[in-house]
Context: one part of a larger RNA
Order: sequence, then structure tokens, then C1' cells
RNA sequence: CGCUGGGAACUUGAGAGGAGUCGUCUCUAGUACGAGAGGACCGAGAUGAACAGACCUCUGGUGUAUCAGUUGUCGUGCCAACGGCACUGCUGACUAGCUACGUCUGGAUGGGAUAACCGCUGAAAGCAUCUAAGCGGGAAGCCCACCUCAAGAUGAGGUUCCCCAUCACUUCGAGUGAGUAAGGGCCGUGGAAGACCACCACGUUGAUAGGCGGGCGGUGUAAGCACAGCAAUGUGUUCAGCUGACCCGUACUAAUUGCCCGAGGU
Repeated sequence: CGCUGGGAACUUGAGAGGAGUCGUCUCUAGUACGAGAGGACCGAGAUGAACAGACCUCUGGUGUAUCAGUUGUCGUGCCAACGGCACUGCUGACUAGCUACGUCUGGAUGGGAUAACCGCUGAAAGCAUCUAAGCGGGAAGCCCACCUCAAGAUGAGGUUCCCCAUCACUUCGAGUGAGUAAGGGCCGUGGAAGACCACCACGUUGAUAGGCGGGCGGUGUAAGCACAGCAAUGUGUUCAGCUGACCCGUACUAAUUGCCCGAGGU
């Protein structure tokens, strides 16, 4: 821009894409078969590989704004306590998130039409013949079924709901312009959404983010003081102190006030 007024939501599915895999073991059954050795079809169950999708409860990884230990040096006047730099200084742990080495799920089942092939009835050709007329069975394959996208499917579909028949100009035409309606956008606070855009939530009739309060989780017993020891250090106060993303709450801060677009229907 189109889809024959404007708008919001929910849909149909023409069509397109994806998936489709392969083992091992047990039972049936040491049965059928076979002199024996050996050893099934059919059917039932269990368990895997690789692949695919989803997820983070568990097990791990990461986790440079979390906690602790520690070396050198500089600084905060000194002690103590802290801060900076040294690859995040080094080291040990680790929340959320993201992840696989982790977990869960999937391939199924059923229907239709068939291939090779197996048949029924059956002539041409008194027989025979699955075929010439006619009718069955029959594959991991084909069409559905399963998952995803999908009305620009210009053949532009459907359903429900909302808004309305305003002005001015006019060459009068499905014309031009203006202010509006429903609605949308700008703007702002943000997001398990994201390159940008988009999408989603919220904007005081408010929990959208930050802060604050509480909690979970993490780290692992802070500082100060007291006591013991000549001291290093230890013990008590103290399962302390500190704490990013997680959960619940709370208007303290910021989402203020506003502006723009947007129908008049052959």
C1' cells in the first nucleotide's frame, strides 16, 4: 500500500515445512522344524543407541556488581579496620540466568489408495487362465492422521463486539481539506521479548522498574569489646556479619502534565 467505512479480538485452513531411524534382551519356546547340531514365523513385554523438542527439580559447568581466605605494594596521620592496583592479583565456594555431561517427552496408533506379489469369479479360446468386464488381500514407501507456520489464499475468507452518518471548499467525481469517534501512536517505567524494529506488561483508578521491609538461597561465625596467652593466635558475645539477578510485600523515587494520528462508507 492492498483486501470497497474506521477499529478491537477470536478464528477457518488453500498451501508450505518438520517428523518418519535402528538395535539388544525376555516370554511364547528349547516349542514348530530337524537324525542331530541347531533353531524359528506370528504375538506379547522390557531396555537402549543416535536424532529431535522442551526444561533446570536433581547431577555438573559458567556465574569479572555475592561471601570468605591470602601475597606484594600504595593510600585513608598511626594501631586496628578498610579501600585501590597487580589477568576477576591469586585461591575456595556460589544465588538467579544461560546451559549439558543432567531431566522429561517424541518416532506411535488407526484409516484410505497402491507396488512387487498372492487370490476370487471369469470369458475371448465349451478346457485352462488373478483380467479382458467385475471383486478382494498386500509395504519402513504414497494420501490422511501427529507437530509448526499459514487469508498478499490479490481467490485477500469467517465470527463476535465497538464507533458513527460532523463541518468547510468543490471542476461536483469513489474529489480536496479540517476537527473528531471507537481505537491507535508519540512519550515514560520496564521485561525469562529483543541486533535495530517488533512483541509483551505497566503508566497514580498504579506494584512497571529502582529503593525499602521480610523471606529463600549463598558464604561460613563480621567489626568492636571481654577473657586466655610473652606472642603468633585462640575462645566468648555469634549457625554471626555481609549478601547480584530469586519470592512476597510496601507508593518513598521515577512512570507528571500533555501532544499527534485516526471513519463519514459506488
A computed fold for a 266-nucleotide part of an RNA from a Thermoleophilia bacterium, annotated as large-subunit ribosomal RNA, domain VI. Rfam family: Bacterial large subunit ribosomal RNA. Clan: LSU clan. The full RNA is in RNAcentral, with records from ENA. Model confidence (mean pLDDT): 90 of 100.